[in-house]
RNA sequence: CCGAUCACCGGCGAUGGGGCCCGCCGUACCCAACCGCCCAGCUGGGCUGAUGGCUCCUGACCAACC
Numbered sequence: 001c002c003g004a005u006c007a008c009c010g011g012c013g014a015u016g017g018g019g020c021c022c023g024c025c026g027u028a029c030c031c032a033a034c035c036g037c038c039c040a041g042c043u044g045g046g047c048u049g050a051u052g053g054c055u056c057c058u059g060a061c062c063a064a065c066c
Base pairs, nucleotide, nucleotide: 009026010025011024012023013022016057017056018055019054020053021052036047037046038045039044
């Protein structure tokens, strides 16, 4: 100096927050993980969800009951 692995730590998983679990990325700089889907040559048009998963809270919408 380069590479790999492990530990600690940090970041991320398409719309907010907490807990637990899972996954991904990162180690001077550069840089990474991540930044939804469908049709379409472009323009344009259409669609699902506050979770990565479970759960609770909050916000929005609809229905029922009091």

Fluoride riboswitch aptamer (crcB RNA motif) from a Chloroflexota bacterium, 66 nucleotides, folded computationally. Of the family's consensus pairs, 100% are formed in the model. Rfam family: Fluoride riboswitch aptamer (crcB RNA motif). Gene Ontology terms of the family: positive regulation of gene expression and response to fluoride. For this family Rfam cites "An excited state underlies gene regulation of a transcriptional riboswitch" (Zhao et al., Nat Chem Biol, 2017). It was read from a public genome assembly, where an Rfam model found it.